[in-house]
Context: one part of a larger RNA
Parts: sequence; structure tokens; C1' cells
RNA sequence: UUGGGUCUAAAACAUCCGUAGCUUGUCAAGUAAGUUUCCCAUGAAAUCCUAAGUCUUAAACUCAGGGCAUGUGGGAAAUACUGUUUGGCUAGAGACCGGAAGACGCAGGAAGUACGUUCAAAGUAACGGUAAAAUGUGUUGAUCUUGAACGGACUAAUAAUAGCGAAGGCAUCCUGCGAGGACGGUUCUGACAGUAAGGGAUGAAGGCUAGGGGCGCAAAACGGAUUAGAUACCCGUGUAGUCCUAGCAGUAAACACUGCACACUAAACAUUAGUACCUCCUCGAGAGGUAUUAGUGCUGUAGGGAAGCCGAAGAGUGUGCUACCUGGGAAGUAUAGCCGCAAGGCCGAAACUU
Repeated sequence: UUGGGUCUAAAACAUCCGUAGCUUGUCAAGUAAGUUUCCCAUGAAAUCCUAAGUCUUAAACUCAGGGCAUGUGGGAAAUACUGUUUGGCUAGAGACCGGAAGACGCAGGAAGUACGUUCAAAGUAACGGUAAAAUGUGUUGAUCUUGAACGGACUAAUAAUAGCGAAGGCAUCCUGCGAGGACGGUUCUGACAGUAAGGGAUGAAGGCUAGGGGCGCAAAACGGAUUAGAUACCCGUGUAGUCCUAGCAGUAAACACUGCACACUAAACAUUAGUACCUCCUCGAGAGGUAUUAGUGCUGUAGGGAAGCCGAAGAGUGUGCUACCUGGGAAGUAUAGCCGCAAGGCCGAAACUU
């Protein structure tokens, strides 16, 4: 390489957008590049097959014919499929309209309990902490109780197997500006689509730069315990950080360890959002039911799988495109390159060993 694979054995990029490329609905006409058929030319020699000849024979050699050389070029046809050109279509895709759902994003405003600090009042000897203690706080009046002011962080219950988002993620309330999806209508465009190497954007926590902020928590650090020791687990303090603004960084068990899209293939149940209809009704944005579409789950048939299990959001049956894997270790290391302020990231070996 071929082949075989990628939930758990090695292997789906963290996620999305998108360029080239690859792939691509349906009808008609043209063309004839691919494709198919025929003809002509060419397709070295040797080797191979057949006949003959020569060295006494044989092998070998010579000569004639055939075959091989699956190819290439030219010409003539065919037109199903692919391509291409032109003109259509509406089932894919998109736009439009309607009502509904949502912790979707950004910005602004408001609120709430708790916590901390300060002040005031009341009040007296302890408080705190632990398995037990001690460090620590307290007669300069603590802890506890009440009131007020200020401060920063956070958003209990509702809360769900729920919802939204491409993923990361998103939860008090209100307002503004934006975005996306589902359902229904079937008004418009008319294949405008799928995937996606390079490329771009977004990307938890922690980290970095500059300026703010700093209640609580808390790496580092200090003290008290424990212990043989205790650079820990427990306790008391406590700085970066955690928060905000503007940038950088670009990684996670970034996980469903499952790439995206389309078509097909039993059922049952729960739940969310629509739509249509039926029944009840206190007539309410009410309750229940049936059908259907789109999600989120759960059980499970066929089928698949080494099994666990998956099972209409497949790990089933097929198609299109991409990424990745090829024994363990050395090693996600070294080197070179690119990126970064740095930390480091991306790409990524070999010797050797087994």
C1' cells in the first nucleotide's frame, strides 16, 4: 500500500462556519469528453508454440508463421449511465406569514436572604474549635440579642429523568437590543444541496498583562495538633486567585470516551413544545382523551456485537464526504518549524529495549 477498523481493545479533530476538492433530486432536447463496439496504424528483440534447416544425434543455433505485449494514436458508429450545454419541474434546500415555548446571547436597571465591617443599645465571662485538644478571640467588655449604615460576592425553595444553546455553557425580577430551533400555513425562489483538506470564529477551570475591586472562600506561607517522622489528612490565621473592564492564552475524563448528512426497518410507556379534532367544564391561558410533527428519556422485536450492550437521535440495512488507527515502552519526549509576554501550545521522530 491493499485489506480491516475507530462506545469499552490502537483510533471521531473541543465545537461550529466555510474555500478548494469529492459527492449530488427530477423531465426533455442537444453534444459526444468519459464509456461501449468496429476498422486502420503502431505495439523492439529475446523468451513461448508450430513447421523446416545446420553442426553425425541432442541441447544450442538459423529461418518462416503464430502468439504475448491487457497499451497508444487516428477514423467510423452507439447514447443506457457519468460529464457538459440549453430550457423546464417541485418532493431536497431556502425565503415569507401565524400563534406558542425556552436558565439562548449582550447591555442597563431593580430586588432578596445570608455573610463581613463600623456605630448605637442591652448584657456578663467566657467564646471558638475538635475524636480530644491547643494555637486564636475576650473585662480596652468578646460570644449571644436588637437596630442602623456601608461593602463585596451569590441568586435557596420552585427544580424535574424538565428546558435552551454548535460546543464550552446558561437559573432572582424587569426593560431594551439581538439570535436560533420546533410546529402550522403552503404565498415565493427553483437544486440554490451534503461533506469539508488548508483557513476562520467560538472555546470550562486554572494561568498571564494592565487598571479597578476584595465580603466570603482559599493554592503558597505561618502557627496549633496528630505522628517514629507529618513538608499531609484535622484546627486557627492567611497572600495570589476567585469578582469587574480591556487584552493574551487555547487546553480538560472539552465524555454519550459514539464525526456530519440522507433514505429505509416491530411495538409499549413517560415527558416537553406545537397542530387538528372529541368529551367534560366552575367557561379559565381549565381538565381528560385520540391522531400527528419535532425533541428528551426508558423498556424492547428483527438485526448487529467478542461480550457488556446498541436497538427509528443504532453500535441495524445502505449511500456520500471528512478525520483518525496499525504491538508495549522510550514519548506526546528530542530536534526543526510555527504560535505565545511567559507558562506553554501545535506539529512530532529515532536509537535502544521488550

Predicted 3D model of a 354-nucleotide part of an RNA (small-subunit ribosomal RNA, central domain) from a Nanobdellota archaeon. Rfam family: Archaeal small subunit ribosomal RNA. Lineage of the source: Archaea > Nanobdellati > Nanobdellota. It was read from a public genome assembly.